[in-house]
């Protein structure tokens, strides 16, 4: 100098004016309505994909189904989330990713390929022992029976690596090292880690974002939740009905409502009540939940770090076919010419609150800071 990784901040804002909105507060006016003060979209407001405050299904409840997490310690109101570890895997490295418990049992693993789990001979290797040929005989040769999976090939993965001794030729068959399993010792809360120690059979693969199996967790629905007022329809009709009902399917269980009535000798039949299922019809107003909250800033303090305590200030949108807007000046940044002065022009991408937060995932443009890594050159 250049790549490359990672964290963090800024703005399109401020100030003043004009005119134009919405929310509170206050004042004037019979009333229409006016004036004044203050406030007034986002880092994702977005996806609706997670927790959770709130309401509402209920007077407890308890199993199966389900549905999610899944190494360790923390941290939150919890979470499937965040920190800091630990393995594993990608990168030289700074970083980065992880759906990270378990293979007994079911399933699966296309084609290739000898063979895909206790498998296997394409190409090969040997041919010591038997066999056949040639030879007096030494011996030579075929490679027929037989050994053999160590070399190659095939695949995404070949039933442990590398050295060596050994053996026709090989093989963990044997031994050194490494793996690998078991038992111990050290270090750590732990997950784990050690060129730690000692025995050992020299080894029955791999998938669980297949099914399963084991620990944890978890009632449902939702502000269009709910509540309250005004108004307006047809105390609507059929159907089932001896049993129903009560937090989303199922069981138990527990409460509650209902347990009748006529006709028959009887079988049986009719009528209705709890209830429940379709159809049909009014009504879709207006108020309220709605914004002070696990709240935002600031300092000291403990913590590697998420984070916490504790003191002090502050009130920051609550709208309803749905408000936050234009236009001037100054200043703030950036660009363009200019020695300057200074003149022009420009302020972006991705995007608009709707009960509220805490994360996650997406989308995105511009400046500016720091921290670390690499590779080159000087010194």
């Nucleotide at each position: 100098c250049g790549g490359g990784c990672c964290c963090c901040g800024c703005a399109c804002g401020a100030u003043g004016g004009u005119c134009g909105c919405g929310g509170u507060g206050g004042g004037a006016g019979u009333g229409a309505u006016c004036c004044c003060a203050u406030c007034g979209a986002g880092g994702a407001a977005a996806g609706u994909c997670c927790g959770a405050g709130c309401u509402c299904c209920a007077g407890a409840g308890g199993g199966c189904a389900g549905a999610u997490c899944g190494c360790c310690a923390g941290g939150u109101a919890a979470c499937g989330c965040c920190u800091g570890g630990g393995c594993g895997c990608c990168g030289c490295a700074a970083g980065g990713c992880g759906a990270c418990g378990g293979a007994a049992g079911g399933g699966c693993a296309a084609c290739a390929g000898a063979g895909a789990a206790c498998a296997g001979a394409c190409c090969g290797c040997c041919g010591a022992u038997g066999g056949c040929c040639c030879g007096c005989a030494a011996g030579g040769g075929c490679a027929c029976a037989g050994g053999c999976a160590a070399g190659g090939g095939u695949g995404a993965a070949a039933c442990g690596g590398u050295g060596g001794g050994g053996u026709a030729a090989g093989a963990g068959c044997c031994c050194a090292c490494c793996g690998c399993g078991c038992u111990c010792c050290c270090g750590g809360u732990a997950a784990c880690g050690g060129c730690g120690a000692g025995c050992g059979g020299c080894a029955c693969g791999g998938u669980a974002a297949c099914c399963c199996c084991c620990g944890g967790u978890c009632g449902g629905a939702g502000c269009a939740a709910g509540g309250c007022c005004a108004a307006a329809u047809a105390a609507g009709u059929g159907a089932c009905g001896a049993g129903g009902u009560g937090c989303g399917g199922c069981c138990c269980g527990c409460a509650c409502c209902a347990c009748g009535c006529c006709c028959u000798c009887a079988c049986g039949g009719g009528c209705a009540c709890a209830g429940u299922c379709a159809c049909g019809g009014g009504u879709a107003g207006g108020c309220u939940g709605c914004u002070u909250g696990a709240g935002g800033c600031g300092g000291u303090g403990g913590g590697c770090g998420a984070c916490c305590a504790c003191c002090g200030u502050c009130c920051c949108a609550g709208a309803c076919a749905g408000a936050u807007g234009a236009c001037c000046a100054u200043c703030c940044u950036c660009c363009u010419c200019g020695c300057a002065a200074g003149a022009g022009g420009g302020g972006a991408a991705c995007a608009g609150a709707a009960c509220u937060c805490g994360g996650c995932u997406u989308a995105c443009g511009g400046c500016g800071g720091g921290a670390c890594c690499c590779a080159c050159c000087a010194c």
The RNA shown here (Bacterial RNase P class A) has 379 nucleotides and comes from a Gemmatimonadales bacterium. The sequence is in RNAcentral, with records from ENA. Its mean pLDDT, the model's own confidence on a scale to 100, is 77.